[in-house]
RNA sequence: GGGUCCAUAGGUUAAUUGGCAAACCGUCGGACUCCAAAUCCGAAACUUGAGGUUCAAGUCCUCAUGGGCCCG
Repeated sequence: GGGUCCAUAGGUUAAUUGGCAAACCGUCGGACUCCAAAUCCGAAACUUGAGGUUCAAGUCCUCAUGGGCCCG
């Protein structure tokens, strides 16, 4: 330099091939307890960035950034 795949919450992963972004762990608040753990109830927090297509984009297209693999 060329090809290919990947990027979603603090972490690990879903999201029916375009139609309300979700689960588990963790965090915070509450209940329970003499206190804590466990358990139960509730809450916060996410689509790598910039454009394009569309009524509607995590999903499709282009470029960029970062990472994995292959070729030279």
A computed fold for a 72-nucleotide RNA from Parcubacteria group bacterium SW_6_46_9, annotated as transfer RNA. Its mean pLDDT, the model's own confidence on a scale to 100, is 84. Taxonomically the source falls in Bacteria candidate phyla (Bacteria). It matches the Rfam family "tRNA". The family's RNA type in Rfam is transfer RNA.